[in-house]
Source information:
Bacterial RNase P class A from Candidatus Cryptobacteroides sp., 348 nucleotides, folded computationally. It is recorded under the gene name rnpB.

RNA sequence: CAGGCAUUUCGCUUCUGUCGCGCCCUAAAGGGUGAGGAAAGUCCGGACAGGAAAGGGCAUCCCGCAGUGGAAAGCACUGAUGGAGGUAACUUUAUGACCGUCGUAACAGAAAAUAACCGCUGCAUCAAAGGUACGGGUACGCCUACGGGAACGGCCCGACCGCAGCAAGGGUGAAAACGUGAGGUAAGAGCUCACGACCGAAUGCGGAGACGCAUCCGGGGUACGGGUCCGGGACCUGCAAGACCAAGUAUAUCGGUAAUUAAGGGCUGCCCGCCCGAUGCCGAGGGGUAGGUUGCGAAGAUAAAUGACAGAUUAAAACAGAACCCGGCUUACGGAUUUGCCUGCACU
Numbered sequence: 001c002a003g004g005c006a007u008u009u010c011g012c013u014u015c016u017g018u019c020g021c022g023c024c025c026u027a028a029a030g031g032g033u034g035a036g037g038a039a040a041g042u043c044c045g046g047a048c049a050g051g052a053a054a055g056g057g058c059a060u061c062c063c064g065c066a067g068u069g070g071a072a073a074g075c076a077c078u079g080a081u082g083g084a085g086g087u088a089a090c091u092u093u094a095u096g097a098c099c100g101u102c103g104u105a106a107c108a109g110a111a112a113a114u115a116a117c118c119g120c121u122g123c124a125u126c127a128a129a130g131g132u133a134c135g136g137g138u139a140c141g142c143c144u145a146c147g148g149g150a151a152c153g154g155c156c157c158g159a160c161c162g163c164a165g166c167a168a169g170g171g172u173g174a175a176a177a178c179g180u181g182a183g184g185u186a187a188g189a190g191c192u193c194a195c196g197a198c199c200g201a202a203u204g205c206g207g208a209g210a211c212g213c214a215u216c217c218g219g220g221g222u223a224c225g226g227g228u229c230c231g232g233g234a235c236c237u238g239c240a241a242g243a244c245c246a247a248g249u250a251u252a253u254c255g256g257u258a259a260u261u262a263a264g265g266g267c268u269g270c271c272c273g274c275c276c277g278a279u280g281c282c283g284a285g286g287g288g289u290a291g292g293u294u295g296c297g298a299a300g301a302u303a304a305a306u307g308a309c310a311g312a313u314u315a316a317a318a319c320a321g322a323a324c325c326c327g328g329c330u331u332a333c334g335g336a337u338u339u340g341c342c343u344g345c346a347c348u
Stems, first nucleotide, its partner, number of pairs: 001344006009336002014312006021034005036319001040330002043328004048238004060234005065079005080095006096229003102225004117170002119166005130161003134158005140153002142149002178196006198219003202215005242294004251286001253284006261277001264276004
């Protein structure tokens, strides 16, 4: 110098003038104050509020490596182990367990979890079951004119069919039941052994821990998880929550009053009498509606203000507009900017 990786901060600049808008203060003049890093999505947690609730269990939902921070979080930072990308700086992704139960493993392939398509080996005894009107060889039986003869039986080799064993080799696949070598076997195989890989336990050392290293012992039916189990957590609803005041109209309830004393009831078994009761009017009155205040903030709420123009300055153009508040996450964004590091080239 060029290219790159991570990271910090700022976010249509700043100043002046004129006009305008919301809220607050003031008797008035006038003064003060007025959007964002995401105000967004409304995803997570809390605060606050109302309802429910002795305590526990089931169901349902959420979380799941370690340490630290934090009120908490599907939060942040630092780290651990495995995978993927990059020459590198670094980035990205996964992370309780799979003993039992359940599901999936597309296409291809014989088979995707108690695998036999090709292939290898065998079929009196060991695993098994042998069969053939098949082909070739052989002079043991057999025939002979003694030179030989393959028709028949036997034996040997093969073919085809059947059966059994085998996970070595081939082929398919993202994945095929540890790798290499030796032994072993009918042929084979962790079947056995050595070394190695992986998984698990123990011991020692290191680390705060996840975990790492070493020694030693054990193991052999894969992977994934929407399934199950284990551990931890969670009552429900959200500011249109909720609280206070409360017109008009209607009305629970109470008091007064007038008339009819009609139905019914009580004192009382019956009659009289008295009382309650029904309706109208007057008054009191709780709850509740409209509406108002509060919740609510050094912007603020009410169908909702936060702007326009001119001049100077500048590289100045993005995404975008508060509605109860706070902490996060996610998404959008032209550009400017801080610090550290990596790779390449050149020069000293």